[in-house]
Model confidence (mean pLDDT): 81 of 100. Transfer RNA from an Armatimonadota bacterium, 74 nucleotides, folded computationally.
RNA sequence: CCCGCCUUAGCUCAGUUGGAUAGAGCGGGCCCGUCCUAAGGGCAAGGUCGGGGGUUCGAGUCCCUCAGGCGGGA
Numbered sequence: 001c002c003c004g005c006c007u008u009a010g011c012u013c014a015g016u017u018g019g020a021u022a023g024a025g026c027g028g029g030c031c032c033g034u035c036c037u038a039a040g041g042g043c044a045a046g047g048u049c050g051g052g053g054g055u056u057c058g059a060g061u062c063c064c065u066c067a068g069g070c071g072g073g074a
Stems, first nucleotide, its partner, number of pairs: 001073007010026004019057001029043004050066005
């Protein structure tokens, strides 16, 4: 220098044909549970979907660009 992939909740990840309010598990909080813990159960919270721009009636999803990470080639 060239090519490809990844970036979504504190962590690990789904969502891959563009469609109605963005999800799961773990973790943290509160409650139940118990003599007290633990196991187990219940409830609620937590996100500008890496930044910016574009296309579209509509973007986590498509396009451009930048940043970070991983891999391959020269």
The sequence is in RNAcentral, with records from ENA. Lineage of the source: Bacteria > Bacillati > Armatimonadota. Its Rfam family is "tRNA". Rfam classes the family as a transfer RNA.